The part of an RNA shown here (small-subunit ribosomal RNA, 5' domain) has 524 nucleotides and comes from a wastewater metagenome. The coordinates come from a structure-prediction model, not an experiment, and the mean pLDDT is 83.
[in-house]
Context: one part of a larger RNA
RNA sequence: GGACGAACGCUGGCGGCGUGCCUAACACAUGCAAGUCGAACGAAGCUCGAAGCUCUGAGAUUUCGGUCAAGGAGCCUAGAUGACUUAGUGGCGAACGGGUGAGUAAUGCGUGAGCAACCUGCCUUUCAGAGGGGGACAACAGCUGGAAACGGCUGCUAAUACCGCAUAACACACCGGGGUGGCAUCACCCUGGUGUCAAAGGAGCAAUCCGCUGAGAGAUGGGCUCACGUCUGAUUAGCUGGUUGGUGAGGUAACGGCUCACCAAGGCGACGAUCAGUAGCCGGUCUGAGAGGAUGAACGGCCACAUUGGGACUGAGAUACGGCCCAGACUCCUACGGGAGGCAGCAGUGGGGAAUAUUGGGCAAUGGACGCAAGUCUGACCCAGCAACGCCGCGUGAAGGAAGAAGGCUUUCGGGUUGUAAACUUCUUUUAAGAGGGAACAGAAGAAGAGGGUACCUCUUGAAUAAGCCACGGCUAACUACGUGCCAGCAGCCGCGGUAAUACGUAGGUGGCAAGCGUUGUCC
Repeated sequence: GGACGAACGCUGGCGGCGUGCCUAACACAUGCAAGUCGAACGAAGCUCGAAGCUCUGAGAUUUCGGUCAAGGAGCCUAGAUGACUUAGUGGCGAACGGGUGAGUAAUGCGUGAGCAACCUGCCUUUCAGAGGGGGACAACAGCUGGAAACGGCUGCUAAUACCGCAUAACACACCGGGGUGGCAUCACCCUGGUGUCAAAGGAGCAAUCCGCUGAGAGAUGGGCUCACGUCUGAUUAGCUGGUUGGUGAGGUAACGGCUCACCAAGGCGACGAUCAGUAGCCGGUCUGAGAGGAUGAACGGCCACAUUGGGACUGAGAUACGGCCCAGACUCCUACGGGAGGCAGCAGUGGGGAAUAUUGGGCAAUGGACGCAAGUCUGACCCAGCAACGCCGCGUGAAGGAAGAAGGCUUUCGGGUUGUAAACUUCUUUUAAGAGGGAACAGAAGAAGAGGGUACCUCUUGAAUAAGCCACGGCUAACUACGUGCCAGCAGCCGCGGUAAUACGUAGGUGGCAAGCGUUGUCC
């Protein structure tokens, strides 16, 4: 000198774009953050409701006891209707998106390879198919346990829920034959036989559309392996028993001591093993002429974690932040028998700290989930609020104006200086305030704007609303007076101060930067 997710002191007009718990991965009140589909399904509700029943009843008739009766009201039901609603079954999603950096020095990350050892829902494309049956379980009803959370028993029922059967190959398994290739195990292609395995319907007047099943290919996303690189300490020198390898088996989507049985005795290490400390890694960022050094906030990629530890289930995918089970700590409810919870999601609270924001608006845009769609959901996201925290831009007026006014400071008392500075004159109106108009963002028919009556434009008013901070001995741009008297104090280094202090304090003046200025901390 540059830089910062900064903090502190003094000061503070506006706008744009960014950024904002670096500390306690401390504990959390409250609200929201993952739902959706009625075009998979039964049921219930809402609306309508023939017939029936009950009540009423203009009127007619009457032997005065009654009888008939259009119409009206209510109840109930076969049923009908539908841009209606939805507790349950079912499907898809919830493994994405969002947060944090505790752990991890290598099951990580970066770069480059490999898988002849692998998986891949939704999507694209190709081929083929969907025949015929069955039994349940929720919801519901009844009974019943419990303070609650939540259940239990009996009975009924639907499906794109579940289960057999049929069909079946370019699929899989086994037994054969032939060919091509390679990288050792082998891979691929042609072909014969045996065996095994599938399906679901819905909407629509229809056309058709959306789905379903098997197989091939692609795309996307993952899994695994290898090479090289990846902080400090030797005042850590030896480490290792599933340890290293083999055979076989199990397991996995898949290779593999991944696991197990047996066998061998190996494997790593001064080219630093092991141990200890520290740490998420990278693209990048800061600095530097570069080499390098430092760093890893925001944005993007990867990894790990979700109160602590362990475990599996479901699923194409998790060993699952807002799922489950167990154990621990903590908090809450309780009828003491038993239950409930997890903000390192967005806001917000307490605490810690030098220190870090609103319990805001909207799904209009972009993106995501579901849905044929309309649409619903979305604290992702888009916006607004707070903060000079940072960068950038603008303003606080411009021109003229010497009696060089007054005042201040100083003086050798002549003056000098503040200083064209002010006053005053003439202008301008960025900004400000008021009034009027008023967007793009929604690209192709239509609709839809939170931001927002915002940005922006026009007019009006009037210099009107807007300057500080630090320094002035040298380094280092900028000096005098007074006060103080080794005191009070200053100070980055050298050093100032003991009676003429340009170094302390105040004032005037000057210099520098400027909505900032200075200090502290950290890095180069």

It matches the Rfam family "Bacterial small subunit ribosomal RNA".